[in-house]
The RNA shown here (small-subunit ribosomal RNA) has 1530 nucleotides and comes from a Thermoplasmatota archaeon. Its Rfam family is "Archaeal small subunit ribosomal RNA". The family is grouped with related families in Rfam's "SSU clan". A reference for the family is Yusupov et al. (2001), "Crystal structure of the ribosome at 5.5 A resolution", Science. The coordinates come from a structure-prediction model, not an experiment, and the mean pLDDT is 83.
RNA sequence: AUUACAAUGGAGAGUUUGAUCCUGGCUCAGGACGAACGCUGGCGGCGUGCCUAACACAUGCAAGUCUGGGAGAAUAAGGUAGCAAUAUCUUUAGUAAACCGGCGCACGGGUGAGUAAUAUGUAGGUAACAUUCCCUUUGGAUUGGAAUAACCCCGCGAAAGCGGGGCUAAUACCGAAUGAUGCAGCGGCUCCGCAUGGAGAUGUUGUUAAAGCUUCGGCACCAAAGGAUUGGCCUGCAUCCCAUUAGAUAGUUGGCGAGGUAACGGCUCACCAAGUCUGCGAUGGGUAGCUGAUCUGAGAGGAUGAUCAGCCACACUGGAACUGAGACACGGUCCAGACUCCUACGGGAGGCAGCAGUGAGGAAUAUUGCGCAAUGGAGGAAACUCUGACGCAGCGACGCCGCGUGAAGGAUGAAGGCCCUCUGGGUCGUAAACUUCUGUAGAGAGGGAAGAAUGUCCGCUUCUGGCGGAUUGACGGUACCUCUAAAGUAAGGGUCGGCUAACUACGUGCCAGCAGCCGCGGUAAUACGUAGGACCCGAGCGUUGUCCGGAAUCACUGGGUGUAAAGGGAGCGCAGGCUGACUUUCAAGUCGAUGGUGAAAUCUUGUGGCUUAACCACAAAACUGCCGUCGAUACUGUCUGUCUUGAGUGUGGAAGAGGGUGGCAGAAUUCAUGGUGUAGCGGUGAAAUGCGUAGAUAUCAUGAAGAAUACCGGUUGCGAAGGCGGCCACCUGGUCCAUUACUGACGCUCAUGCUCGAAAGCGUGGGGAGCAAACAGGAUUAGAUACCCUGGUAGUCCACGCCCUAAACGAUGAAUACUCGGUGUUGGGUUUUAUUACUCAGCGCCUAAGCUAACGCAUUAAGUAUUCCACCUGGGAAGUACGAUCGCAAGGUUGAAACUCAAAGGAAUUGACGGGGGCCCGCACAAGCAGUGGAGCAUGUGGUUUAAUUCGAUGCAACGCGAAGAACCUUACCUGGGCUUGAAAGGCAAGAUUCUAGUCUCUGAAAGGGGAUUACCCGCAAGGGGUCUUGUACAGGUGCUGCAUGGCUGUCGUCAGCUCGUGCCGUGAGGUGUUAGGUUAAGUCCUGCAACGAGCGCAACCCCUACACUUAGUUGCCAUCAGGUAAUGCUGGGCACUCUAAGUGGACUGCCUACGCAAGUAGCGAGGAAGGUGGGGAUGACGUCAAGUCCUCAUGGCCCUUACGCCCAGGGCCACACACGUGCUACAAUGGCCACUACAAAGGGUUGCCAAAGCGCAAGCUGGAGCUAAUCCCAAAAAAGUGGUCUCAGUUCAGAUUGUGGGCUGCAACUCGCCCACAUGAAGCUGGAAUUGCUAGUAAUCGCGGAUCAGCACGCCGCGGUGAAUACGUUCCCGGGCCUUGUACACACCGCCCGUCAAGCCAUGGAAGCUGGGGGUACCCGAAGUCGCUGUGCCAACCGCAAGGAGGCAGGCGCCUAAGGUAAAACCAGUGACUGGGGCUAAGUCGUAACAAGGUAGCCGUAUCGGAAGGUGCGGCUGGAUCACCUCCU
Repeated sequence: AUUACAAUGGAGAGUUUGAUCCUGGCUCAGGACGAACGCUGGCGGCGUGCCUAACACAUGCAAGUCUGGGAGAAUAAGGUAGCAAUAUCUUUAGUAAACCGGCGCACGGGUGAGUAAUAUGUAGGUAACAUUCCCUUUGGAUUGGAAUAACCCCGCGAAAGCGGGGCUAAUACCGAAUGAUGCAGCGGCUCCGCAUGGAGAUGUUGUUAAAGCUUCGGCACCAAAGGAUUGGCCUGCAUCCCAUUAGAUAGUUGGCGAGGUAACGGCUCACCAAGUCUGCGAUGGGUAGCUGAUCUGAGAGGAUGAUCAGCCACACUGGAACUGAGACACGGUCCAGACUCCUACGGGAGGCAGCAGUGAGGAAUAUUGCGCAAUGGAGGAAACUCUGACGCAGCGACGCCGCGUGAAGGAUGAAGGCCCUCUGGGUCGUAAACUUCUGUAGAGAGGGAAGAAUGUCCGCUUCUGGCGGAUUGACGGUACCUCUAAAGUAAGGGUCGGCUAACUACGUGCCAGCAGCCGCGGUAAUACGUAGGACCCGAGCGUUGUCCGGAAUCACUGGGUGUAAAGGGAGCGCAGGCUGACUUUCAAGUCGAUGGUGAAAUCUUGUGGCUUAACCACAAAACUGCCGUCGAUACUGUCUGUCUUGAGUGUGGAAGAGGGUGGCAGAAUUCAUGGUGUAGCGGUGAAAUGCGUAGAUAUCAUGAAGAAUACCGGUUGCGAAGGCGGCCACCUGGUCCAUUACUGACGCUCAUGCUCGAAAGCGUGGGGAGCAAACAGGAUUAGAUACCCUGGUAGUCCACGCCCUAAACGAUGAAUACUCGGUGUUGGGUUUUAUUACUCAGCGCCUAAGCUAACGCAUUAAGUAUUCCACCUGGGAAGUACGAUCGCAAGGUUGAAACUCAAAGGAAUUGACGGGGGCCCGCACAAGCAGUGGAGCAUGUGGUUUAAUUCGAUGCAACGCGAAGAACCUUACCUGGGCUUGAAAGGCAAGAUUCUAGUCUCUGAAAGGGGAUUACCCGCAAGGGGUCUUGUACAGGUGCUGCAUGGCUGUCGUCAGCUCGUGCCGUGAGGUGUUAGGUUAAGUCCUGCAACGAGCGCAACCCCUACACUUAGUUGCCAUCAGGUAAUGCUGGGCACUCUAAGUGGACUGCCUACGCAAGUAGCGAGGAAGGUGGGGAUGACGUCAAGUCCUCAUGGCCCUUACGCCCAGGGCCACACACGUGCUACAAUGGCCACUACAAAGGGUUGCCAAAGCGCAAGCUGGAGCUAAUCCCAAAAAAGUGGUCUCAGUUCAGAUUGUGGGCUGCAACUCGCCCACAUGAAGCUGGAAUUGCUAGUAAUCGCGGAUCAGCACGCCGCGGUGAAUACGUUCCCGGGCCUUGUACACACCGCCCGUCAAGCCAUGGAAGCUGGGGGUACCCGAAGUCGCUGUGCCAACCGCAAGGAGGCAGGCGCCUAAGGUAAAACCAGUGACUGGGGCUAAGUCGUAACAAGGUAGCCGUAUCGGAAGGUGCGGCUGGAUCACCUCCU
């Protein structure tokens, strides 16, 4: 590559969580439709169109036809007669219409009400049947008769129609004849079958028929046989939901007989029997026409049953028969009912679920069209007639299919819209304009079919035929073809947060609105509305509804049940299901081959026809099914015979809290009696109630009673489970081991059923010591219907009878087999020297493979398989309601729905939290010192007040904070007065150039306003600069938002943490590393380790300080030398020292001892100035608090713009009943006051610090030297020390407050500064509850300086002086770190969350009743009608001379029976005052039950109590934390 075969076929996503895996629901993407709605709409083809009211219907049409028959018009034309009216004749015409008769009307067409099986589908049967018309064959059709409609006459009636009399025909009706292979009876024979039987000849008896017409071709008629067709009946299988429908049935089931039918049959009737159906679902209820098929789906399935086709049923509702081959009859009849119409009120008529059409209903579904040209049907010999079947046309984008609305070029990337970082760019966009071209559809013009022949007619002919000719078209002048002009006439809908393709702006501001799910919207909305743009489809696009799919979400294919929903509480066991080994038979299942059938259409494939496609035709395949025949026999099944391994029995042993009954025992408790004895006992966290001087408790003795059985005792034993515990006896069930004698599959499971079934509870009778629901009292508490305490009744116990539920749990059904091991233990056996080994049956733990969502399970499976049973299918409502059933009751069992939510849930992970645990740290506690809280004052805050008391900061982490300094200013606030391009900046335009500045002046509180006067610069000029005015954009805002932000800051916290890469583990989130053992101030270091490394933090590096050295030496210093002074580094000189300021060194557990593996720790060890981080500072990880700040600054958005901007004066920020924070000063003798005398450090100074000197009591003033500073000044340090005084008091303490007088700063000290002097002399005598700081040069105490600043400091920031006490220790309080544990928390405990009550809305249960409905039962009445009986009345055919007979009819009676009525009961639905619970609903009330040990562990069952969650009792469970112990394992 080719050929052959097979095969065409399977996608997911969103949403539970902080994140993860799982379970699980909800939702979406797909396809489809007889659809509807919204917006839009050019053409054609093919299809399709009342899904609702089987509701009611006006009008028209939808079934007629035929030389079989008799009778027989009108009209028109023409003629005759007549003046005419008129009469009459011919043709029309033996026609029309009607009648008798034949055939048809049972088809075709409609609808789906009923029907769950008298239906349908499929396969059969009919030996139990019929069949008009058609075909074939055979035979026949003789002879008579009596009527009747039409018509005529009369009558009744409004009408519909009817009655009486008279005439007449037939292929109408009747008699007779003939007559078979028909039918019936009887008889034997042959063959066959499937039980009854069937077929075939055959003998005999009886009985049964006919119709003519004609064009002379033929067509009709009768009988029989056969065929074909169409039906009837019967059978198997298949055929919806409910068991909250479990029993149904009297013609019921069968038999015998009869009747009836085309035919079998209880189909009907009489009699006899008592059956028949049913858990494999009868009966009842609900729903429904069934099928081929249609839609979907990979398929298996699921849903549907429009159009087309097959079957059924129905025809206003119910009943009934007649006719007929066929009907119990859509366009027939009779009766009843409802409704409508007509009426002369007496009575009549009607049935669109045929085609059109109307009304009504409804979200919704068409023309009162044309034609029989074709196809088909009825009648006819035929022509032909009829045909709303059918063929066509009309209406509707209702569906499918096809076509078009132009094509190519075209960048000034036009205008315009929109967006943006806006002199510009992007996008709509080659899109437009413009140029060239084409001509489908539409328009105009011309031509113009096929469908039509095997029809019909005529002619010829070899005549059921053939040939030739003519003729017939609704659609329709349509399809189609040709020509002409012209881009001219033709695009919308939805969407754009994710799912899901497609994004921006504006508006809005939890509003308006959107929404399929998740969810958007509370001022920057890709989610609302609009616009621009984009995306998807396109004459459509969306929405709604429904079905399938996805959904393995009912799982046959193809699911599950330890914890997610789900194993029955347990056993026995019938039915059912399943069932060991070998063998025989059969061939039901099974398999193979073959035959029949599986209608056509559809689907699939191929080919062909319409220009293509849809559509149509032909062919093939298929229809996966059912039935038959032949064969196979492995498996299942059936039959047969055997086996022993499953099961059971026997024999010998064994253990045991297995069950039942009776008896006995000791300890304890309580009570009673007595003794001893005295004031308490008891109880609790602490108390009280209670008991006790009437003698308790305690103690001794005796007695009584009931209940329960310490130790042994054990993840020991037994039992099916519940459960079982002193000892002994009796009765009794099961199990195990050994043995291998017996039976020979006897087995497993088990719906319904039966039995057992803790505790509580119930009934009857006992009993009652202790305990103890309820109850009472005492406490606790805000309350305490509780927890705690004191009492205490049912009950707990026994007997008998009920109840039948539990977290009845291993949350794990039973049985069988298989699948590595280790270890302990109970019972038995074998074995061994052995505490050894093996084996069977149990009970535990650990673990492999495997499984599991994970946790975990793991020979005691949750592994691998098989069998059977039970159960599950989102959460809530709810284990509720109703019904049924059980119960004495309580209540149990069974067990929904409406409505509501998008979750509910399991396991595990990371955090956070715990009134969980362990370890550790910190001035956290403790040990100490000094305080605060009390007083007065200062200051800040709250509150209040006010015109304003500007604003911010609010637990720690706001409150002497922003503010390092509010009299004006500051200043943001208030009052009042002013300005408006503005107080300041820059831009543009126009104009002015006397602008502006200075001076003067008026007014005014000032700001501001008015006036007078003097002068612009450069340049020759033009012009420029500057300035002003006006205008314009704009300025300005301490206005809002710190929850839009940047930056900065606080805080946890200088806590030791926070992460990453690679690797490894885990499905994953994640884990590991970072845990562990030590150690540290430290995730500091060491050791170990599936980890190995690394980063940000820690530490170190930096600064100050403590020691030394080097360098340098003025303004600092002065040991030595010299000079000088009253004195002084004052001077020369010097740089040794101090000091200054640069560098270097030094400390690292380095050394020693002890301990330790090491890291390291300890040492009043050494050395050293300093020793284990020497002291202090700076330095603040990842992050947390929507922490603070828009009023430092910056900044998005919003807001104001003659004001929320700017200027000014005054006021306010300083108010004052009060509350709080932070401080100062004190309360005194460790003190106050007075006097004298010492010793610092660090700073500042020219708008400044200010010396000496003088004045003033003082604040201060005068003064002016020096100093831009190691030089001068501030500057006096103070506490301390020495001496004196005061003597415990509201004082010689304390100093508030107030008065007077001063000083200083400043335009200005009234509101509102500081200081001085004199005077005044308040509270306060050490501070309640509570609370703060501090571990050494620290606390405490003392003063000094600085920033801000005109002035103002008890605050703040620094500096030095003096200089303590205490730390046993980590139980507790607070905060933090690590590990671990629980969790229903994740906005993370300031979490979550439960129930009552109150409010609104919604659906629902009960309910006195009321209303309606469909059935059933009993009874009454009973139309029409069939059948039966009768038939005295009546009657043409035949018989009879007649009378009459045969036969028939009316009438009468009876059975059955529709409709109707009555009665009692049941069921279903609607409604119902009132009532019950339930659900839902941002911010209601009361508590706090649950989640942590949830603060009393929780939960289950039950009983009882309580506003409520709930409490308590009894029994049970762990799905309880913590600690300890026991046992077991590694």